[in-house]
Molecule: c-di-AMP riboswitch aptamer (ydaO/yuaA leader)
Organism: Desulfosporosinus sp.
């Protein structure tokens, strides 16, 4: 000096999953913000087994020997212009899963109840409107 991996902070992504205050501090209370689920009038419609029903984008077709895996393909959802947001356009990469309740729930004032996780990264271009925030 170079390559290469790997760990901090710092930035940033997907998520509802942050913040604050205490405590026996890799975790536990409680609170706030944020999200989920239950529940009525009127209305609405469904199930009564080929059960039903929740979270989430994450559904639905197809290939293949038959069922699994597995492939393609979608409805549909993500990141990119590094302060944040909304619209429009283009580019390229992705993901299109998993749990869960248990014969039961439709929306729902009130009233109740729950959750606050997990996991990730690399140089990446345009217009237009909103608003923060620093300088002067």
């Nucleotide at each position: 000096u170079g390559c290469a991996c790997a760990a901090u902070a710092a930035a940033g992504c997907u998520g509802a999953a942050u913040c604050u205050a205490g405590g026996u501090u890799a975790c536990c209370u409680a609170g706030a913000g944020c999200g989920g689920g239950g529940g009525a009038c009127u209305u609405u419609u469904c199930u009564u087994g080929u059960g039903g029903g929740g979270u989430g984008a994450a559904u639905c077709g197809u290939g293949c020997a038959u069922c699994a895996a597995c492939g393609c393909g979608u409805a549909g959802g993500g990141c990119u212009u590094a302060c944040a947001c909304c619209u429009u356009a283009a580019u390229g990469c992705c993901c299109a899963a998993a749990c869960c309740c248990g014969u039961c729930a439709a929306c729902u004032a009130a009233c109740u109840u729950c959750g606050u996780a997990a996991g990730c990264u690399a140089a990446g271009a345009a217009a237009g409107g909103u608003g923060a925030a620093a300088a002067c």